The RNA shown here (transfer RNA) has 75 nucleotides and comes from Limnoglobus roseus. The RNAcentral record of the sequence draws on ENA. The coordinates come from a structure-prediction model, not an experiment, and the mean pLDDT is 80. Lineage of the source: Bacteria > Planctomycetota > Planctomycetia > Gemmatales > Limnoglobus.
């Protein structure tokens, strides 16, 4: 310096032929259970979908730039 990939909840990921309110498993919190725990069951909270900007009635998805980090080239 060049190609590519990744980026979404406190961790792990899914969701791309744009479309109703964004979702899973784990984790947390609170009920039921138990002498207490733990399992095991219900419920619940928790999100600017990296950041700016176009496009469209609509964008987590599409375009452009940029930031992080990662593989491969090169020097």
């Nucleotide at each position: 310096g060049c190609g590519g990939g990744u980026a979404u909840a406190g961790c792990u990921c899914a969701g791309u032929u744009g479309g109703c309110u964004a979702g899973a498993g784990c984790g947390c919190a609170g009920c039921u259970c138990u002498g207490a725990u733990a399992a095991a069951g219900c419920u619940g909270a928790g999100g600017u979908c990296c950041u700016u900007g176009g496009u469209u009635c609509a964008a987590a998805u599409c375009c452009a730039a940029g930031u992080a980090c990662c593989c491969g080239c090169a020097c």